[in-house]
Context: one part of a larger RNA
RNA sequence: CUGGGUGUAAAGGGUCCGCAGGCGGGUAUUUAAGUCGGUGGUGAAAUCCUUCAGCUUAACUGAAGAGCUGCCUCCGAUACUGAAUGUCUUGAAUACGGGAGAGGGUGACGGAAUUCCAGGUGUAGCGGUGAAAUGCUUAGAUAUCUGGAAGAACACCGGUUGCGAAGGCUGUUGCCUGGCCCGUUAUUGACGCUCAUGGACGAAAGCGUGGGGAUCAAACAGGAUUAGAUACCCUGGUAGUCCACGCUGUAAACGAUGGAUACUCGGUGUUGGCCCGCAAGGGUCGGUGCCUAAGCUAACGCAGUAAGUAUCCCACCUGGGAAGUACGAUCGCAAGGUUGAAACUC
Numbered sequence: 001c002u003g004g005g006u007g008u009a010a011a012g013g014g015u016c017c018g019c020a021g022g023c024g025g026g027u028a029u030u031u032a033a034g035u036c037g038g039u040g041g042u043g044a045a046a047u048c049c050u051u052c053a054g055c056u057u058a059a060c061u062g063a064a065g066a067g068c069u070g071c072c073u074c075c076g077a078u079a080c081u082g083a084a085u086g087u088c089u090u091g092a093a094u095a096c097g098g099g100a101g102a103g104g105g106u107g108a109c110g111g112a113a114u115u116c117c118a119g120g121u122g123u124a125g126c127g128g129u130g131a132a133a134u135g136c137u138u139a140g141a142u143a144u145c146u147g148g149a150a151g152a153a154c155a156c157c158g159g160u161u162g163c164g165a166a167g168g169c170u171g172u173u174g175c176c177u178g179g180c181c182c183g184u185u186a187u188u189g190a191c192g193c194u195c196a197u198g199g200a201c202g203a204a205a206g207c208g209u210g211g212g213g214a215u216c217a218a219a220c221a222g223g224a225u226u227a228g229a230u231a232c233c234c235u236g237g238u239a240g241u242c243c244a245c246g247c248u249g250u251a252a253a254c255g256a257u258g259g260a261u262a263c264u265c266g267g268u269g270u271u272g273g274c275c276c277g278c279a280a281g282g283g284u285c286g287g288u289g290c291c292u293a294a295g296c297u298a299a300c301g302c303a304g305u306a307a308g309u310a311u312c313c314c315a316c317c318u319g320g321g322a323a324g325u326a327c328g329a330u331c332g333c334a335a336g337g338u339u340g341a342a343a344c345u346c
Stems, first nucleotide, its partner, number of pairs: 003318004007300002012314001014201004021194003025088007033081002035077004040072003049065006091191001092188004096183004103177007110154001114150008125136002162169002206247006216240001220236004258313006266291011295302002319346003328339004
């Protein structure tokens, strides 16, 4: 390379957009590049293969044939692919009318709790644990009441509920804004699918500058535990946690399952539309769950939300360790990221 694979054995890129490329709906005509048939030329010799022959045999050598699977030329064929022109509506998109939603950005507001501050009441404890101690407290704590301040997060509703490409998104409300679904036909007429390179987004932690700092809390300090205890438990506590702007670009970024399209028994929930019906209920389209048939699977399991049956495109795997290391390149302020071996060893 081929082949075979990628839920859990090695293997789906974190996600989307998208140029090139690959692939691409129905139908008509033309063309004849691919494709198919034939003609002519070429395809040196040796080699390979077959038959025969020569050395006693073989290797070796000689002769003949076949072959040289290719290229060029010309003449045809036109089903399929391509190219050109036209046409169609079912793929795709647009318009119109409805609809649901924690989708995103930004401002304003709200209550509970927590901590702190001031004052009142009140007196000896509080706190914490397996038990304690460190700690706080007669300079009046804890408890309780009143007032005030600050920051962060939004109980109940709440739901294998909804939305988003993924990361993710939940108090209320104003403004700005993206996507999706359903219905009716109308319009365009294949405008589509996928996508190396590239671009954008991307939890937490971390970094830079400036704010903010209630809670919690790496580091750190103390108290316990213990043989020890650089831990688990306790008392404190700084970065950080929050905001703005800029970086970082990684996660068990998981459904450990790439995207698109078509097809393939049933049952039962739930969510958003529409249709029929007085209702019960039924039908249909889109999502989200569970159980299950065929089929698939090494098994577990998957099973119209496929891991079934097929097609197209991308990514990735090829024994374990060394190693996601070294070196180089590149990105980054750094931390580090991306790409990514070999010797050796089993």
Molecule: small-subunit ribosomal RNA, central domain
Organism: metagenome